[in-house]
Molecule: small-subunit ribosomal RNA
Organism: Phormidium sp. PsrPRcm6
RNA sequence: UGAGUAACACGUGAGAAUCUGCCUUCUGGAUGGGGACAACAGCGGGAAACUGCUGCUAAUACCCAAUAUGCCGAUAGGUAAAACUAAAGGUGAAAAGAUUUAUUGCCAGAAGAUGAGCUCGCGUCCGAUUAGCUAGUUGGUGAGGUAAGAGCUCACCAAGGCCGCGAUCGGUAGCUGGUCUGAGAGGAUGAGCAGCCACACUGGGACUGAGACACGGCCCAGACUCCUACGGGAGGCAGCAGUGGGGAAUUUUCCGCAAUGGGCGAAAGCCUGACGGAGCAAGACCGCGUGGGGGAAGAAGGCUCUUGGGUUGUAAACUCCUUUUCUCUGGGAAGAAAAAACUGACGGUACCAGAGGAAUAAGCAUCGGCUAACUCCGUGCCAGCAGCCGCGGUAAGACGGAAGAUGCAAGCGUUAUCCGGAAUUAUUGGGCGUAAGCGUCCGUAGGUGGCUUUUCAGUCGGCGGUCAAAGACCGGGGCUUAACUCCGGAAAGGCCGUGGAAACUGAAAAGCUAGAGUGCGGUAGGGGUAGGGGGAAUUCCCGGUGUAGCGGUGAAAUGCGUAGAGAUCGGGAAGAACACCGGUGGCGAAAGCGCCCUACUGGGCCGCAACUGACACUGAGGGACGAAAGCUAGGGGAGCGAAAGGGAUUAGAUACCCCUGUAGUCCUAGCUGUAAACGAUGGAUACUAGGUGUUGCCCGUAUCGACCCGGGCAGUGCCGGAGCUAACGCGUUAAGUAUCCCGCCUGGGGAGUACGCACGCAAGUGUGAAACUCAAAGGAAUUGACGGGGGCCCGCACAAGCGGUGGAGUAUGUGGUUUAAUUCGAUGCAACGCGAAGAACCUUACCAGGGCUUGACAUGUCCGGAAUCCCCUUGAAAGGGGGGAGUGCCUUCGGGAGCCGGAACACAGGUGGUGCAUGGCUGUCGUCAGCUCGUGUCGUGAGAUGUUGGGUUAAGUCCCGCAACGAGCGCAACCCUCGUCCUUAGUUGCCAUCAUUAAGUUGGGAACUCUAGGGAGACUGCCGGUGACAAACCGGAGGAAGGUGGGGAUGACGUCAAGUCAGCAUGCCCCUUACGUCCUGGGCUACACACGUACUACAAUGGGAAGGACAAAGGGCAGCAAGCGCGCGAGUGCAAGCUAAUCCCAUAAACCUUUCCUCAGUUCAGAUUGAAGCUUGCAACUCAGCUUCAUGAAGGAGGAAUCGCUAGUAAUCGCAGGUCAGCAUACUGCGGUGAAUACGUUCCCGGGCCUUGUACACACCGCCCGUCACACCAUGGAAGUUGGCCAUGCCCGAAGUCAUUACCCUAACCCUUCGGGGGAGGGGGAUGCCGGAAGGCCAGGGCUUGAUGACUUGGGGUGAAGUCGUAACAAGGUAGCCGUACCGGGAAGGGUGUGGCUUGGAUCCCCCUCCUUU
Repeated sequence: UGAGUAACACGUGAGAAUCUGCCUUCUGGAUGGGGACAACAGCGGGAAACUGCUGCUAAUACCCAAUAUGCCGAUAGGUAAAACUAAAGGUGAAAAGAUUUAUUGCCAGAAGAUGAGCUCGCGUCCGAUUAGCUAGUUGGUGAGGUAAGAGCUCACCAAGGCCGCGAUCGGUAGCUGGUCUGAGAGGAUGAGCAGCCACACUGGGACUGAGACACGGCCCAGACUCCUACGGGAGGCAGCAGUGGGGAAUUUUCCGCAAUGGGCGAAAGCCUGACGGAGCAAGACCGCGUGGGGGAAGAAGGCUCUUGGGUUGUAAACUCCUUUUCUCUGGGAAGAAAAAACUGACGGUACCAGAGGAAUAAGCAUCGGCUAACUCCGUGCCAGCAGCCGCGGUAAGACGGAAGAUGCAAGCGUUAUCCGGAAUUAUUGGGCGUAAGCGUCCGUAGGUGGCUUUUCAGUCGGCGGUCAAAGACCGGGGCUUAACUCCGGAAAGGCCGUGGAAACUGAAAAGCUAGAGUGCGGUAGGGGUAGGGGGAAUUCCCGGUGUAGCGGUGAAAUGCGUAGAGAUCGGGAAGAACACCGGUGGCGAAAGCGCCCUACUGGGCCGCAACUGACACUGAGGGACGAAAGCUAGGGGAGCGAAAGGGAUUAGAUACCCCUGUAGUCCUAGCUGUAAACGAUGGAUACUAGGUGUUGCCCGUAUCGACCCGGGCAGUGCCGGAGCUAACGCGUUAAGUAUCCCGCCUGGGGAGUACGCACGCAAGUGUGAAACUCAAAGGAAUUGACGGGGGCCCGCACAAGCGGUGGAGUAUGUGGUUUAAUUCGAUGCAACGCGAAGAACCUUACCAGGGCUUGACAUGUCCGGAAUCCCCUUGAAAGGGGGGAGUGCCUUCGGGAGCCGGAACACAGGUGGUGCAUGGCUGUCGUCAGCUCGUGUCGUGAGAUGUUGGGUUAAGUCCCGCAACGAGCGCAACCCUCGUCCUUAGUUGCCAUCAUUAAGUUGGGAACUCUAGGGAGACUGCCGGUGACAAACCGGAGGAAGGUGGGGAUGACGUCAAGUCAGCAUGCCCCUUACGUCCUGGGCUACACACGUACUACAAUGGGAAGGACAAAGGGCAGCAAGCGCGCGAGUGCAAGCUAAUCCCAUAAACCUUUCCUCAGUUCAGAUUGAAGCUUGCAACUCAGCUUCAUGAAGGAGGAAUCGCUAGUAAUCGCAGGUCAGCAUACUGCGGUGAAUACGUUCCCGGGCCUUGUACACACCGCCCGUCACACCAUGGAAGUUGGCCAUGCCCGAAGUCAUUACCCUAACCCUUCGGGGGAGGGGGAUGCCGGAAGGCCAGGGCUUGAUGACUUGGGGUGAAGUCGUAACAAGGUAGCCGUACCGGGAAGGGUGUGGCUUGGAUCCCCCUCCUUU
């Protein structure tokens, strides 16, 4: 330092065949000799590193001999074999120094201690998409080798060894004491300190040594760096500092050996980047401070504001005090052992004393919820925030700033990582009906297992050893405290040893019979396989009869048929399936099994208790069976029928429907091995309330017997208690209570996909990921809404009727177009004769042009002037210019009020925007019968109940019932009006009686009508029937009116971001010599066209003319106007009356009588146009109304479609009013005449209640699927290309150990013939074997290896508004889904076939019916 290492590497506990320098103890010894080589000297080589030759010399260096107690040990004894004992023989060493004569060294041996080597048990990561691995491999014999055991090595022999309790292979990783976390069990981790291991540039190798295969040694090879005279050399910070690089990130080239420790030395001493210290870093931990007390005019300033205030805030200022810290001065350690002296890096440090002065010291994050803390401004789905949910689209507590607040504090916040919370891998401590049970069974290993006895391995507890120290815990001590540190102590737990206990488990042995099995006797059955037989139906063939159609559908067509179909009768052939019985009935392990008979065969159940004696349960791997579809081969082929062809339907229809029809369906032999293979529920055993069906057997009772009745066992259903469950539900056939075994699950998508492997003829099946992406996906239940679901009910909703609209002309509104402008708004019902109850100017908001700028209008300040009126001029007017008249009111005499003009500034003004910021008002569902609450009860809860149910009603109206009992807003009633009567009052109204008149004209009357005040009356009150003895309904009587008497007003909770900023009000934004304001003229009145609403008609039920009759309700002084005159007329002139039950508008019209017209574009209809007029008004051209004369268009009853109306209604007839100078076919009222029809609720529309399904909840105008197109992302395949790692084969082969030696050299020893000869030994070289590093080769191989990869390619994911369709959710409009096959096309896994599953609906029919973004 942690690269390697998954290993006896480490941890722990044992062990035997070993070595061990220095240290300790003991025993003995140290005798006699010899030869060299460094240093050194001389001469050389080389650039250097370094080195050669010659010569001299010492030793604690080296050598020889002697000495044995040590070691080896033939052999002998001993043993089963060992151990062991004796022993011939072989083998060995020495040295001085100081002399302070007491040590210290040396040799041999034996012990100890320490250290090291070796062996074994147990523990020690992930992957099976790594299942087989192994040749020195496993063992033996012998030999070699080592300090030592061993295939450690070699020769020979044998064929073993490891592995599902995971070998081998791949990936990752130093291990531990400990550390972090956690309640614990665990999980994660291995920094510092400590133990062990490994490594020292990379790879290999040995030497020396007690110890190394050696970090600061050697040799070789390689890469790299440096020096070089090019010949050759040098190097290795993963030591301490330091540099560079990399990186988010990690310090001083400091002081000292004073202490502790180490090495050498006899010692002095030397060395020591170990160590002791200091420095740097808020990096961690601990302690302390940045002041304390008082201080309200609650200062100023800031922020906010409802302008009162609130907050910052006792905070500050101010005043009193303290001095930790800081600065200065003085003193000053321990750490030193030590007893004499000497010795301190830290350090003049810690500490002590004195002086000074509040002096030197506060930040960071957050403030939508989780989560403590809130306002303003800015911004405007932008900028941005964000841990999750989510904020931001003009009033943001969520962005940015500010003020305030909260939290922590010399720190704070972010990021990364680990544990926790997460019972979210569940041993402690989860699950699998609806998320998870293998399709079913058999069975191996394994796991688990009935009763009795023995044993003691597990188990339990005792004792002993050990688990280093440090750390953690407990108790103490020392630094002022603490952090820190020192001392002492203990528990739990692991492993080993030892002696006990015996309940449970195990093991072994012996028994038992309740589990299990056998036997015997019965019994039910669509259990299986094979063979044989049968009838009905269908189709085809033949023949007879017979004639024009048949068939098919919603309706049709294709198709068949005059060459004779269909129909009918007879005969024949073929194949497939077996009606009724038939049943929540039976059998089977499941798949599955149904006509009858026969043969073979499996299993179950019941009874008996003869036999075996735990033989049992489950079951990883393994094996067998396994619907349909499909495949191979051969048959068969009637019907049905994928594909295919044709006909329909449709926008299309590759579908649903129809006509044909091939594979297939059937049989035989094989394969496949999957299904919604479902009870979506693995198997076994035991226990735990019942009730009621049904199948099989047995027993009891009874009987002659069967039935009935009661009981038992085994199956199969329903209901249900406890209990369980999220709920639904399950409930002795458990999803309850327990035990055992197996399988499976761990968010959704990607995906049961890719890759790999196995199987398969193929189709495909089994096993089975990741990247990436989302914050959900999902279950059960609830409330709504919806359904081309169901039931009940209502409404001019349909039906039955009457009259219209849609066709014509005109009026009016809208769209569109046009325009300088055609102002704006309203847009399905619920905009369109709507705002507008009335646009020539005005209105007016629009356009063009001309003007004004404190303004046309309001308030405030200052100055001047009475106000006001008249005239002239210019101009289109607004406006501009000029002249004249006038001198007011109040007064405290200062002035004031009102009006006018001027000036400057605050401001005015805006029909400018936002109805999606709002108030108010309104429309609509809908005058529909609903909408809720309190208490109680039920439910874990959302919620339910009440409000549902049976009746009834116009009604949640009422009655009854009911875990509900009551109440509120709605309904009804109370209000207005019309209809009857009574009463009061009679003018302007009335007139029966009396009088009077032309006339209720007048007198009179108060009866009647009428007016308008008050009251009565109607309540299902009475009778009958029905009903439940109710509510109520039906009928009747009486009554003016009868069952809410008619009409009106009255509009629940809410829905539609419905409408309105242009009626008004109003937040915010915008304009300010203009988006304000004044004026003139124009426009809103345009016109190819389209739509809505009306009027008038098309005629004879009519039109024209003449005569005649009857209303109600209104309006009137800037008014209504009688009457008279004029005019053909509109009208006009004069004018009474009336402020109205008095007068006027004002003749009502349809109607009645008479007459003309006689069915035609008319004596219908009246548009259009011409001429002449009238009225209003400054003004009638654009652009008013009316009158007269003339003109006389379309139109002959209106296609598809569509509207209103149920009685004084529709239809029809006129009258009046508001608006208004004038203008009404519109609107609002008024009366006159006055019908038809309603069987009924199947259907259309709307609504109410109950129920059902739901993948909807912005609620079906919902949701949602797939292709295609575009963008981005990750990924699979892919010819290849290129790396890494691993193993194998081959070639070459350094250093090196070992061996050999015929070569060369050779002091000390031995022999010698003394020759310097021979020998021993040594060195060198060579050779050989080994060894094999590095390198290379041919390669080929492996790794689920990495990167890259073309023409490219496959699918996947994601993405505010793309295209096509509409598969799914409702019966989703063909019920859906699963397996499989085919098909097709653009797609919805679509359609169809076949088998299966689950659930549903309907009962006369109804083919298609799509979409709706943000």